[in-house]
Context: one part of a larger RNA
RNA sequence: GCCAACGAGUUCAUAUAUGCAGCUUGGCUAAGGCGUUCCGCGCCGGAGCCCCAGGGAAACCGAGUGUUAAUAGCGCGUCGGUUGCAUAUAUGAGACCCGAAGCAAGGUGAUCUUGCCAUGAGCAGGGUGAAGCGGAAGUAACAUUCCGUGGAGGCCCGAACCGGUGAGCCGUUCAACACUCUCGGAUGACUUGUGGUAAGGAGUGAAAAGCUAAUCGAACCUUGUAAUAGCUGGUUCUCUCCGAAAUAGUUAUUGGACUAGCGUCAGCGUGUUCCUCUUGGGGGUAGAGCACUGGAAAGAACAAACAGGGAGAAAUCUCGUUGUUCUUAUCAAACUCCGAAUACCAAGAGUUAAGAACCUGGCAGUUAGACUACGGGCGCGAAGGUCCGUUGGUCAAAAGGGAAACAGCCCAGACCUACAAAUAAGGUCCCUAAAUCUAGACUAAGUGCACUUAAGGAUGUGAAGUUCCUUUGACAAUGAGGAGGUUGGCUUAGAGGCAGCCAUCCUUUAAAGAUAGCGUAAUAGCUCACUCAUCAAGGGACUUUGCGCCGCAAAUAAUCGGGGCUAAGUCUAGUACCGAAUUUUAGGAUUCUAUUUUGGUUCGUCCGAAAUAGAGUGGUAGGAGAGUAUUCAUGUCCGCGCUGAAGCCGAAGGGGUGACCCACGGUGGAGCGUCAUGAAGUAAGAAUGUUGGC
Numbered sequence: 001g002c003c004a005a006c007g008a009g010u011u012c013a014u015a016u017a018u019g020c021a022g023c024u025u026g027g028c029u030a031a032g033g034c035g036u037u038c039c040g041c042g043c044c045g046g047a048g049c050c051c052c053a054g055g056g057a058a059a060c061c062g063a064g065u066g067u068u069a070a071u072a073g074c075g076c077g078u079c080g081g082u083u084g085c086a087u088a089u090a091u092g093a094g095a096c097c098c099g100a101a102g103c104a105a106g107g108u109g110a111u112c113u114u115g116c117c118a119u120g121a122g123c124a125g126g127g128u129g130a131a132g133c134g135g136a137a138g139u140a141a142c143a144u145u146c147c148g149u150g151g152a153g154g155c156c157c158g159a160a161c162c163g164g165u166g167a168g169c170c171g172u173u174c175a176a177c178a179c180u181c182u183c184g185g186a187u188g189a190c191u192u193g194u195g196g197u198a199a200g201g202a203g204u205g206a207a208a209a210g211c212u213a214a215u216c217g218a219a220c221c222u223u224g225u226a227a228u229a230g231c232u233g234g235u236u237c238u239c240u241c242c243g244a245a246a247u248a249g250u251u252a253u254u255g256g257a258c259u260a261g262c263g264u265c266a267g268c269g270u271g272u273u274c275c276u277c278u279u280g281g282g283g284g285u286a287g288a289g290c291a292c293u294g295g296a297a298a299g300a301a302c303a304a305a306c307a308g309g310g311a312g313a314a315a316u317c318u319c320g321u322u323g324u325u326c327u328u329a330u331c332a333a334a335c336u337c338c339g340a341a342u343a344c345c346a347a348g349a350g351u352u353a354a355g356a357a358c359c360u361g362g363c364a365g366u367u368a369g370a371c372u373a374c375g376g377g378c379g380c381g382a383a384g385g386u387c388c389g390u391u392g393g394u395c396a397a398a399a400g401g402g403a404a405a406c407a408g409c410c411c412a413g414a415c416c417u418a419c420a421a422a423u424a425a426g427g428u429c430c431c432u433a434a435a436u437c438u439a440g441a442c443u444a445a446g447u448g449c450a451c452u453u454a455a456g457g458a459u460g461u462g463a464a465g466u467u468c469c470u471u472u473g474a475c476a477a478u479g480a481g482g483a484g485g486u487u488g489g490c491u492u493a494g495a496g497g498c499a500g501c502c503a504u505c506c507u508u509u510a511a512a513g514a515u516a517g518c519g520u521a522a523u524a525g526c527u528c529a530c531u532c533a534u535c536a537a538g539g540g541a542c543u544u545u546g547c548g549c550c551g552c553a554a555a556u557a558a559u560c561g562g563g564g565c566u567a568a569g570u571c572u573a574g575u576a577c578c579g580a581a582u583u584u585u586a587g588g589a590u591u592c593u594a595u596u597u598u599g600g601u602u603c604g605u606c607c608g609a610a611a612u613a614g615a616g617u618g619g620u621a622g623g624a625g626a627g628u629a630u631u632c633a634u635g636u637c638c639g640c641g642c643u644g645a646a647g648c649c650g651a652a653g654g655g656g657u658g659a660c661c662c663a664c665g666g667u668g669g670a671g672c673g674u675c676a677u678g679a680a681g682u683a684a685g686a687a688u689g690u691u692g693g694c
C1' cells in the first nucleotide's frame, strides 16, 4: 500500500412541541401489596400530580382584579383537560466516536547509572633522579660545594586498563551511538570484582537540571478514568420538495457563545400589504457658486505714521509693512445665495397571484467570505492591498457555451430520453463547426491578428481646413550680377561690411544690407539677402485629425493558442451561416395549484385513485417527506427445501426514478423465506482508525 472483518447520535430521568390512541360523569396512579406463574400478566393501592379562575405584596375581591380620588386610562386575566405510545429537540449523566500534554493516590525499582560503606583485585617496559644517607673538599664549628648511594612525584614517554579529541565510515546500520585511523590519562581526586546502602517533589550530583534499568525541568506500574479538549480528524443506504449565512448587538470577546437577521416545517387568520404610474411631501448629496466661514493669485484705490531699507540739508519722495474697499480669475469632507437624478414617506389608481408579505409555534445552520461594477476613506487616485456603502451581480452552494488554459468576467440557470430545429455570448483560411462573404476606406510597421507601455522626437502616410506666392512666370536647379561715396565715425598696434561702441545715410541701378554666415594679424577670399536670364506649373507656412515609426534591454526559436496571414490586420456598413444542458419539437417521470370523475369514511371540502389544464423540478450548511436493506420477536402463508436451503460465482434476462428485488446457469451441502406488526449491537471508503492476511 491493497483486501477482509470490526468501527461512531445510544440508554434512563425530566421538560416542551407535533402525531396517534384511551377517558373526559375531569384524567392518571407511585411506592407497596395480592393472585398467577417458565417469562409475561391480571387485580388492588388516589399518598400524590395536572386541570377545574383569576388578579393583587397582602388584607381581600372575583369573570374580573390591581393601580387610583376616579365609574377614566393602563397591566394581567375571562375553556378545553389528562394519561400513555411514537417522533423531534433541550437539560443532567462518558452522552456521536477516537485523540492530549497533564493532576492526584497507592505501590515497584540503585542487576543501568550517581554518591557513599565494607572487603578483595589490577597497573609491560623505558626515562627523570627530590629528601635522606655515605665519602671527599671546606669551616673554629656549622654552613656550603663536589662525588657516590638512594628511589620521591595527583613527575615524563608508552602497552594492558580507563576514556572518547579530530576526521572518515555507517546512517531501512555489525550496532536504538558501533567500526577505522587519530587522540587524552595511565601510582592515582586511578581503574575494577563482589556484597551493601540512599528514591520520586524524593535521592544522588567535582553542577551538565546530569543520573535514578534504551524513560527524567519530576521515573515506572496500577487506580481515580470513558480526566478535560471553545481544538483537529472521522461519522456507514436511496429518492423527492424547499433552501441559507459569512451581517448587527453583547461577550476575560474576536477561529467560541447568546439574541436578532436570513432557511425550513406546521397552524389560525389578514387578503396584495410586492411592483408600476399619478399626486403630495421633507431633504442639502452630485453639480454649481462665492452671498457667509476660511484658503490662495494679480492689479488698483484709500487709510494708518508704521517693522525696516534707500535718496535728500530739509520739506519730502520711494521701496516696503499692516488693514479696508473695489476689479479680474479661483479653491473647500468638517463653506453654501443655490441645487438635481436616484432613494425615502403618505395617499389614490392599475397590472400582477408568485415557494409573495404579515402573525404564532417546532427544528436549524450561519456570524473566517471572495472577486467584479459603481460611489468613497486609508495607501503612492500602488497591490490579486485594506475598510465602508449600493440588502447591485456572480462564485460560495452552479454544471453547460465563450474568454487558448482560467471559482468570482461575458452568455445562460442542467427533471429524464432524442444521430431533430431556432438562437445567445462568441465566432466562420487550416488545426476547428461555420464566409478565403459583399461594399468602402486606412496600415507597409508582421504594426496588428485577446488586454497592455509614457514624456519626448521625426519632410512616414491618409483626410479636413486656414493663409501666402504664382503664366505680369512662383518654388527648386543652372548661368550671370551682388556696385560706388567708403577703409562710415569712434576705438584700436590693427578694426577695411563681419572684436566692441554710435549712427545706419546718399548715389548708380535690373538688383545689391554702412551687411545674415564662414574666413584674415588686418586686408584678401568664399557664400547669403536682393536682381536678371534659362526653364516651365504649381510651390511654401500653419491648424485639427486617422493609421503607422523611433523612444522599447532578460533569460527555450518561446510566441497572435499554434500553423500562418499583407489580410486571415484596423475602421465603417451589410447579408448569410456556425454556435450551449438556453428556447422549441416528440415522448416520459414527478411536485404544487385548479377543475372534473371516482373509492373509502370515524361524515372533518378527512384519507386515497384517475384524467385534464397551468406553474415548477441546479444546489453546500440545513429543514421537511416517502422508501430500500440487515438481525431478532410474535403471528401468518396448512409457505419453500437433499427431486438441493443459506452463502458464493456469472460485462448475460426481467422489474423499480433509486436504495434494491426477481428469474436462470454453475458451485455449495442444511436450513430459509412471504405478508403484518413490533424491537434494534441496523447499512463504511476515508478517522497518520483497530485486528488479521498478502
Stems, first nucleotide, its partner, number of pairs: 001694006011093014026050003032044004054061002064076004096234002099231001103224006114198009123188001125157003128153001132149006161185003166181003200216001202212003237627006247260005261366002263363005269358002273356001275350007287338001288336002293332003297328008306320001308319004369395004373390006400411003415588004420584003426578003429563003435575001437574006448565002456550002460547010477534005483507003488502003513528001516527003589617012628683001630680006637673001639672002647667004653662003
The part of an RNA shown here (large-subunit ribosomal RNA, domain II) has 694 nucleotides and comes from a Minisyncoccia bacterium. The full RNA is in RNAcentral, with records from ENA. Rfam family: Bacterial large subunit ribosomal RNA.